[in-house]
RNA sequence: AGGGUCAGCCGGACAGUCGCCGCUAGUUUUACUAGGGGAGGAAAGUCCGGACUUUAUAGAGCAGAGUGCCAGGUAACGCCUGGGCAGCGUAAGUUGACGGCUAGUGCAGCAGAAAGUAAACCGCCUAUAGAUUAGUCUAUUGGUAAGGGUGAAAGGGUGCGGUAAGAGCGCACCGCGUUGGUGGUAACAUCAAUGGCAAGGUAAACCCCACUCGAAGCAAGACCAAAUAGGAUUCCGUUAUAGCUUUUAAGUUAUUUGAGGCGUGGCUCGCGUUGGAAUCGGGUAGGUCGCUCGAACCAAGAAGUGAUUCUUGGUCUAGAUGAAUGACUGUUCACGACAGGAUCCGGCUUAUAGGCUGGCCCUCUUC
Repeated sequence: AGGGUCAGCCGGACAGUCGCCGCUAGUUUUACUAGGGGAGGAAAGUCCGGACUUUAUAGAGCAGAGUGCCAGGUAACGCCUGGGCAGCGUAAGUUGACGGCUAGUGCAGCAGAAAGUAAACCGCCUAUAGAUUAGUCUAUUGGUAAGGGUGAAAGGGUGCGGUAAGAGCGCACCGCGUUGGUGGUAACAUCAAUGGCAAGGUAAACCCCACUCGAAGCAAGACCAAAUAGGAUUCCGUUAUAGCUUUUAAGUUAUUUGAGGCGUGGCUCGCGUUGGAAUCGGGUAGGUCGCUCGAACCAAGAAGUGAUUCUUGGUCUAGAUGAAUGACUGUUCACGACAGGAUCCGGCUUAUAGGCUGGCCCUCUUC
């Protein structure tokens, strides 16, 4: 000097005039005056987790959904930090849907002899018979899975020895299984002994295992005021008792009982509550709260590898509701990107003109 990688910050500012919203104070309290304040790093996605509100009490089981290496952080999480293993990268770094295939089931087309307790197409070797000048060839029997072929994958791999030819047949190393030692909280790493050694791949295939999980949502919900019609009609209603009416067998009222219904995810049980169904018609369009003081933010110190936690000091930073933050002028500037709240917070993901800062890695050159 160039390239790469990781992390952080800004993303317009100042002044003036007019306009809009809210707060505080005052006044002559209709309204006016003064002062301070007024969109984001992602407000987007609505993907996770919560706070808060309601669901009477009160649940239990099944089904369902989510997560998935280990240890920490956090209110919690599918998030963050650190570590392990695997992959990519020369490296700094970065990615991981990272439990289980000896619980079971399924899938792997075609090709190939054969695709999981599989298999002999070509080939190699031996024996017998025949042919042949020697080599060798044909048929049958037996052995073989080292060589070749097919395929994504062919029953451990490489090498040596051995064999009629071969084969873990034997040996060495690696791999795999079993047992144990060492280090580490652990995931794991490493070492030793032993065994020739049957157990392939796939679970973002079904499934199994471990852990977690009620539901709905600020249009949640609470309060106030006002108004109407506690409306009208019809049908059904198991068991028993009592009253009334009456044509003595019916009606009606009340209680009881039962089925059924209802009750904030689905089903069953449980619990609570309750007569059921249909038609016609009327009222409710308002206001206040919820609404912003927060698991809040900033700075310093301490502990920790870190996420983060603690202590001290300081700050108050939009609350609209047919939906406020706009327009003009001047200066400056990086000449303005992606883009605007609607209960709030913690994350993740996506978009982003331009500018600034730092750590680390690699290459080249100079001293």
Bacterial RNase P class A from an uncultured Kangiellaceae bacterium, 367 nucleotides, folded computationally.
Rfam family: Bacterial RNase P class A. By type it is a ribozyme. Rfam's curators write: Ribonuclease P (RNase P) is a ubiquitous endoribonuclease, found in archaea, bacteria and eukarya as well as chloroplasts and mitochondria.
The sequence was found by an Rfam model in a public genome assembly.